[in-house]
Parts: sequence; structure tokens; C1' cells
RNA sequence: GCAGCAGGCCGCCUUAUCGCUGCCGAAGUCAAUUCGGGAGAGGAAAGUCCGGACACCAUAGGGAAGCAUAGCGGCUAACGGCCGUCAUCCUCCAUAGCUUUUGCGAAGGAGGAGAGGACAAGUGCAACAGAAAGGAUGUACAGGUAAUGCUGUAGUGAAAUCAGGUAAACUCUAUGCGGUGAAAUGCCACGUAAACCUGUGCUUGAGGGUACCCGCCCGAUGCAGGAGGGUAGGCAGAUGGAGCGUUUCGGUAACGGAACGCCUAGAUAAAUGAUAAGGCCCCAAUGUUAAAUUGGGGACAGAACCCGGCUUACAGGCCUGCUUUUUUU
Repeated sequence: GCAGCAGGCCGCCUUAUCGCUGCCGAAGUCAAUUCGGGAGAGGAAAGUCCGGACACCAUAGGGAAGCAUAGCGGCUAACGGCCGUCAUCCUCCAUAGCUUUUGCGAAGGAGGAGAGGACAAGUGCAACAGAAAGGAUGUACAGGUAAUGCUGUAGUGAAAUCAGGUAAACUCUAUGCGGUGAAAUGCCACGUAAACCUGUGCUUGAGGGUACCCGCCCGAUGCAGGAGGGUAGGCAGAUGGAGCGUUUCGGUAACGGAACGCCUAGAUAAAUGAUAAGGCCCCAAUGUUAAAUUGGGGACAGAACCCGGCUUACAGGCCUGCUUUUUUU
């Protein structure tokens, strides 16, 4: 220098014009609107997979079922997440030793993987070889018995009556889990309509909720069906928070403490955009190189109550560590 692996970070910029959504100020008949100022997507805003915050509901209780997790220790609001570590396994190197060259290789070193409770409760599953494979309709030879694989040997195999292996197989054990989800929920306003037709029911309960059972709850302004119509607006929730940055202290680390500084979308069918110029980066061509010129490209993607994770997508670039190979000194 090039390539690979692992980890981390960034992920176009500036100006002008036109436009969009909130906020602040001014004008205004205090209304519409106009003018000025300032703010306006992400590392994943995505998938909605896991955990929490918050809210409501006996549909929340009991049973059974179901789901999730699984060495040990720690972190955290919590987790199925993260950090550390051990058993075990794999690869490479390699000491003693073994070995004819070659190779094997206890200990040891380096790197990687690491869903890992229980098979001594039950069930299931297992290639080839073999007479027979999870258990015996016991093969060949020999021996033995009143009789019987009763005994020995042979042969196959990891295993042939030996508490074999396997649970990201059923299962068992331990622990945890009520459900719904911002269309939650509270408040205000508006609207026919506690209207009309048919059937049915009214506490001796029609009908409904809960996956299941018990229980519990709602229930007469009911329930089922029908015709035409009405409304679908606003405020809070909701953006200052388990918040972000820097320094420092403790800790191997995840992470935690302290000090200082900062304010960073809040729309509601949904704004955050378009065009032009210049710059930056990458690729290709021309060019011996360099400079330069020309052409092309700049991804994945778009907040919707919030937060912590995981997973997935992603042009291009940067940094750190390790390794292979090449060249030079």
C1' cells in the first nucleotide's frame, strides 16, 4: 500500500426565489387577512417483535389451559435487552511424550462459537452393519438341564439385559404473565331522536360481556330486524423528558454519581417541499503522471402519545483494533 474480519461513527452543504405547518410581535371592523421575526423528521421516524410509563375496565376473582424464559454474577424503571464470566465445543500454534519419513499430541497459548434446568417419571425418535436395536418369537458352534437363552464362545455395532443417546421432541420442574391500547381516557359543543314500522321480552330475565368451566357483571330509555335521514367540531392527554451535550469521579464493562451548559417538530388526514446557481463526495472516459475537462450518480426512507431495546433496509465516507499477502528500508 492492498484485501479481509470485528467494533464504532457520519450519512450532503450554502445562497436566492416561490410555497407549506405551528409559535412570537405589529396592523386590522380584533374577524378574515396582511406584514415582520424565528422554528420545522431519522439512524433507522420502518417492522409493531419484546419491555416499560400512562389510562380505563370484576371482562380484573378461583380453576384449568396457554405463552415466555432457563449456567453463574451484574446493569436497568423494566425486559425475552445489555455487560462480564464459566462449563462445553471448534480451528490454529505447540512443550513433554509417542512415531520410520510423516503425523498424533496431556499440559499450555491465540482466535471463534457458546438457547447451557431435567432422559434415575412416562411417550416418541435414530442411518449403516447385524439373526436380533431400545427390546428378545435368541443366529452359529459348544456345553448343560427334568425343562427353559440356562451357560460360554463367535460375529455386527458407539451400544446386544447395560439405570445408553436425544428435550430450539412431546413432556416434567422452577420462575413470570389479567385484559385492552391514545380510536386509551377526561371535558365542552353540535345533531334528527327517549322519534317511526314489525317481532320479542320486562326480575319466574329477552339478550349480552369474558377463548373454556365456576363465579361475576350489564340488562327494560331493552333486544332482533327494517326504511329514510342526522352527526362525525374543539380542548386536555401531547411533547421539559427514566432528556441531550461536555468535563470529571467510581466500575474490567454494561452502567451509575457530580458539576457546568442547552431546549431540540408537535401536525390531525396530517406541514417539514420545489426550482435554480455554486460547492462537496463517489464512479467512468480522455490525459504517461499530475492538473484539468466531459458525462453520470449522491442511498434506505417520512414523526402521529412517549421512552428503553431487538430486528430489518441503506449510495457513499471516516475512525480504531487484529490478520493474510506484496513492496521498500
The RNA shown here (Bacterial RNase P class A) has 329 nucleotides and comes from a Flavobacteriaceae bacterium. It matches the Rfam family "Bacterial RNase P class A". It is annotated as a ribozyme. Rfam describes the family as follows. Ribonuclease P (RNase P) is a ubiquitous endoribonuclease, found in archaea, bacteria and eukarya as well as chloroplasts and mitochondria. The gene name in the source record is rnpB.